Notes
This is a predicted structure of a 101-nucleotide RNA (Purine riboswitch aptamer) from Gracilibacillus dipsosauri. Rfam family: Purine riboswitch aptamer. Its family is annotated with purine nucleobase biosynthetic process in the Gene Ontology. The sequence is in RNAcentral, with records from Rfam. The coordinates come from a structure-prediction model, not an experiment, and the mean pLDDT is 78.
[in-house]
RNA sequence: AAAUUAACAGGAUUAGACCUUCAUAUAUGUUUGGGAAUAUGGCCCAAACGUUUCUACCUGAACACCAAUAUGUUCAGACUAUGAAGGCGAGGGUCUGUCGU
Numbered sequence: 001a002a003a004u005u006a007a008c009a010g011g012a013u014u015a016g017a018c019c020u021u022c023a024u025a026u027a028u029g030u031u032u033g034g035g036a037a038u039a040u041g042g043c044c045c046a047a048a049c050g051u052u053u054c055u056a057c058c059u060g061a062a063c064a065c066c067a068a069u070a071u072g073u074u075c076a077g078a079c080u081a082u083g084a085a086g087g088c089g090a091g092g093g094u095c096u097g098u099c100g101u
Stems, first nucleotide, its partner, number of pairs: 003101002007098003011095004018087008026056001029049007041066002050057001058077007
């Protein structure tokens, strides 16, 4: 100086996982068909539209309304897809250092 095996260190770097936040999508929205409940009730099933988008398209509360057929308003709460930022502790890859051959 080169090659190489294992160990140690954790200095550098990298990918992914997990968690949080933010952004975009979508308004947890709209339409239709069939069925069900009935003031102690107000749902179920299916289809379509909506997203450069997979999935989802509901829950609860308050107020109102409906006497046999229809629900409405407001508020609060997500999931999913993609992207970004941050956090986390151990580990993986690569490099580096130490030691050995």